Overview
This is a predicted structure of a 380-nucleotide RNA (Bacterial RNase P class A) from a Polyangiaceae bacterium. It is recorded under the gene name rnpB. Its Rfam family is "Bacterial RNase P class A". Rfam classes the family as a ribozyme. Rfam links the family to the GO terms dimeric ribonuclease P complex, tRNA processing and ribonuclease P activity. The coordinates come from a structure-prediction model, not an experiment, and the mean pLDDT is 76. Taxonomically the source falls in Polyangiaceae (Bacteria, Myxococcota, Polyangia, Polyangiales).

RNA sequence: AGCGCAGUUCAGGCUGCCGCUCGGGGGCUUUGGUCCCCGGGAGGAAAGUCCGGGCUCUAUAGGGCAGGAUGCCGGGUAACGCCCGGUGGGGGUAACCUCGAGGAAAGUGCAACAGAAAAUAGACCGCCCGCACCGUUUCGGCGUUGCGGGUAAGGGUGAAACGGUGGAGUAAAAGCCCACCGCACAACUGGUAACAGUGGUGGCAAGGCAAACCCCAUCCAGAGCAAGACCCCGUAUGGGAGCGUUUGAGGGCUGCCCGCCCGAGCUCCUGGGUAGGUCGCAUGAGGCAUUCGGCGACGGAUGUCCCAGAUGAAUGGUAGCCGUCCCACGAAGGGCAACCGACGCGGGAAACAGAACCCGGCUUACGAACAGCGCCGACC
Numbered sequence: 001a002g003c004g005c006a007g008u009u010c011a012g013g014c015u016g017c018c019g020c021u022c023g024g025g026g027g028c029u030u031u032g033g034u035c036c037c038c039g040g041g042a043g044g045a046a047a048g049u050c051c052g053g054g055c056u057c058u059a060u061a062g063g064g065c066a067g068g069a070u071g072c073c074g075g076g077u078a079a080c081g082c083c084c085g086g087u088g089g090g091g092g093u094a095a096c097c098u099c100g101a102g103g104a105a106a107g108u109g110c111a112a113c114a115g116a117a118a119a120u121a122g123a124c125c126g127c128c129c130g131c132a133c134c135g136u137u138u139c140g141g142c143g144u145u146g147c148g149g150g151u152a153a154g155g156g157u158g159a160a161a162c163g164g165u166g167g168a169g170u171a172a173a174a175g176c177c178c179a180c181c182g183c184a185c186a187a188c189u190g191g192u193a194a195c196a197g198u199g200g201u202g203g204c205a206a207g208g209c210a211a212a213c214c215c216c217a218u219c220c221a222g223a224g225c226a227a228g229a230c231c232c233c234g235u236a237u238g239g240g241a242g243c244g245u246u247u248g249a250g251g252g253c254u255g256c257c258c259g260c261c262c263g264a265g266c267u268c269c270u271g272g273g274u275a276g277g278u279c280g281c282a283u284g285a286g287g288c289a290u291u292c293g294g295c296g297a298c299g300g301a302u303g304u305c306c307c308a309g310a311u312g313a314a315u316g317g318u319a320g321c322c323g324u325c326c327c328a329c330g331a332a333g334g335g336c337a338a339c340c341g342a343c344g345c346g347g348g349a350a351a352c353a354g355a356a357c358c359c360g361g362c363u364u365a366c367g368a369a370c371a372g373c374g375c376c377g378a379c380c
Stems, first nucleotide, its partner, number of pairs: 002375004007370004012322007020041009043352001047363002050361005055224004062258004067220005072086005087101001088099004102215002107213002109209002124155002126151007134143003163181005182204001183202003187198004228279004238270006250262004286305008324349004329344002333340002
């Protein structure tokens, strides 16, 4: 220098002028507001609304079935499908990254095409043996064809062919036998565990797919701030029909069933009214600093701070100066040269994006700066 890998921080700054919104104080007021002063005023993702929780209501009454989610081990947490640390598999030379990592001897099912055969398999070619016939013969045999049998070592098909390599063995072969590797089993050692290692035993077993049904383990009630509470307004228990009042209409508790609770109103047609305000709602699993424990996620202690709250929905516009980056010109200086270039002057650029009950995550969008690590090359 190039190519990479992982991480942290920031989200331009200050001032003037003109505005917006919330809180506090004050003045005026026709109580509707209006003016002045002081203070606060978007984000790392406020986004997608994909997970998890708080909070609120539905009855703090449940049980069964159905359904959903998660799925190596240990830990963190209010909780999680998130995070941290490990184990195992996969990728990369490496830094490092990544995983749809429970169960296939519980059962059911699936495997296109190709291939002889696709699961307690299978002789198409090949190899070997025997018999028959024919040909040939140097009479030992050899060869063609057919039939019967042996063989899963070789070829060929496939995503996948019922352990692999080598040897012994055989007519040819084969875990038939042996060594090593793989696998299974139990033991021992280490580890909290996933798992790893060691020596041993076994000739090797029903191979794959569970993001096919399914089985196992753990967890899961629903609706959501338009939740919900209060106040105000209204001729308001308007008119008509039907059903029902303990022989229970109707409603609720999870989709269904059981069971339970409330219960005097409910349904339809028709004519009207309202659609305003306050609370919820900003002190919270809160921020920052120091310190202690922990590899870490995180937790404890002490101190300190109060930091948006709109509801046609505020958080903005504009001017100047400074900072950052880019371009052109000039230029001290460096270099053999190509060229580099402090500094000056002029011009330009600055991303993604806007809270709406609140938090913890994930995902997606996106600009810049700063350190760290790996590989390779050149030079010293």